[in-house]
Molecule: Lysine riboswitch aptamer
Organism: pig gut metagenome
RNA sequence: UGGUAGAGGCGCAAAGCUCAUAAGUAGCGCCGGACAUUUUGGAAAAGCGGUUUCCGUCCGGAGUGAAAGGGUGCUUUGCCGAAGCUUUUGCCGGCACCGUGUUUUGUCUGCAUUGGCUGGGGCGUGAGAGAAUAUCUUACGGACUGUCACUUCGGUGGAGAGCUAUCAU
Numbered sequence: 001u002g003g004u005a006g007a008g009g010c011g012c013a014a015a016g017c018u019c020a021u022a023a024g025u026a027g028c029g030c031c032g033g034a035c036a037u038u039u040u041g042g043a044a045a046a047g048c049g050g051u052u053u054c055c056g057u058c059c060g061g062a063g064u065g066a067a068a069g070g071g072u073g074c075u076u077u078g079c080c081g082a083a084g085c086u087u088u089u090g091c092c093g094g095c096a097c098c099g100u101g102u103u104u105u106g107u108c109u110g111c112a113u114u115g116g117c118u119g120g121g122g123c124g125u126g127a128g129a130g131a132a133u134a135u136c137u138u139a140c141g142g143a144c145u146g147u148c149a150c151u152u153c154g155g156u157g158g159a160g161a162g163c164u165a166u167c168a169u
Stems, first nucleotide, its partner, number of pairs: 001168006009080001011079007019071001027064002030061006041055005046104001047100004083118004089112003093108004119145002123141007147158004
């Protein structure tokens, strides 16, 4: 210098099943009320042009009544920069009525990629997301823990591009 194998522990991630929550919420049909409704009258659809669709909007009452994301538990799988966050560039796909602009613009996964940060789990505070006091992300602050170095043996400091073992050169 390169290869291989390992360790940290409420360890990380994914998939399947399950349970609760979301929620008696959204929606749907019915009843009632108010406002509007001159059928070339109104409303909706990212800019422009067109076209299409629906007949309305709001409030209240009783009835019926979900789902997604996120989460708990169990099992299995892959692992120890596991993984997460952020960022650059790109690709496939979806959504946004049709066409259109320099084949526009925006957005959402997924995959790859360019750099950066974080050893790990937990607790507290703040911010963001979220229906939520769940949970996730992030910043800061304490200890704890694994590892290496130093040590006056009390502790101090660093970072995973690390540490240990082993093989080759």